[in-house]
RNA sequence: CACCGAUAAGGGCAAACUACUCGCAAGGGUAGGACGCAAAGCCACAGACCCCGGCAUCCGGGGACGCUGGGCUACCGAA
Repeated sequence: CACCGAUAAGGGCAAACUACUCGCAAGGGUAGGACGCAAAGCCACAGACCCCGGCAUCCGGGGACGCUGGGCUACCGAA
């Protein structure tokens, strides 16, 4: 340095759900809350998925990375 990831150390994130709020919707924000996570940090780039419109195996717009890949970056150090 690369891989790897422990009942290690110090920390981190926060599903469902609830309240308020924004949005036609999918869904977003804030607070509470923890099911989980070693990239559950960042990027909608590819596929899949969700919503709205168009008679739509298609097209346009939107959503979502805590679905799978890909790109960029990063703490710790037992085997």